[in-house]
RNA sequence: GGGCCGUUGGCGCAGGGGUAGCGCGCUUCCUUGACACGGAAGAGGGCACUGGUUCAAAUCCAGUACGGCCCACCA
Numbered sequence: 001g002g003g004c005c006g007u008u009g010g011c012g013c014a015g016g017g018g019u020a021g022c023g024c025g026c027u028u029c030c031u032u033g034a035c036a037c038g039g040a041a042g043a044g045g046g047c048a049c050u051g052g053u054u055c056a057a058a059u060c061c062a063g064u065a066c067g068g069c070c071c072a073c074c075a
Base pairs, nucleotide, nucleotide: 001071002070003069004068005067006066007065010024011023012022013021018055026042027041028040029039030038048064049063050062051061052060
């Protein structure tokens, strides 16, 4: 330098046009002498960034950034 893949709550991931969900974690309550387990409820992200397409974009297109893998080149 070229190609491909990824970027979504604290962490791991799903969602592939109709306004974001699951597991773990966290908070409160119930249960316990207390803890753990179990049960119930809740908070927390607007989807890496910038444009574009669309009535509507996390999702499609382009560019950029960051990360990963592969290839090539160089001394």
The RNA shown here (transfer RNA) has 75 nucleotides and comes from a Bifidobacteriaceae bacterium. Its Rfam family is "tRNA". Its family is annotated with triplet codon-amino acid adaptor activity in the Gene Ontology. Model confidence (mean pLDDT): 84 of 100.